[in-house]
RNA sequence: GCGCCUGUAGUGAAACGGAUAUCACGACUGCCUUCGAAGCAGUUAAUGGAGGUUCGAAUCCUCCCGGGCGCA
Numbered sequence: 001g002c003g004c005c006u007g008u009a010g011u012g013a014a015a016c017g018g019a020u021a022u023c024a025c026g027a028c029u030g031c032c033u034u035c036g037a038a039g040c041a042g043u044u045a046a047u048g049g050a051g052g053u054u055c056g057a058a059u060c061c062u063c064c065c066g067g068g069c070g071c072a
Base pairs, nucleotide, nucleotide: 001071002070003069004068005067006066007065010025011024012023013022018055026044027043028042029041030040031039048064049063050062051061052060
């Protein structure tokens, strides 16, 4: 340099182009307990960036950025 794959809460993953982006773990608060743990209830926090297509984009297209693999 070229090709392919990939990027979603703090972490790991879901989500046919269509309702308020879902779940688990974590963190925090409360209940419970003598105190913790466990359990129960609640809260928290996310689509890498910019354009485009579309009535509607996490999803499709283009460019850029990051990561991985292969070729040279």
Molecule: transfer RNA
Organism: Candidatus Azambacteria bacterium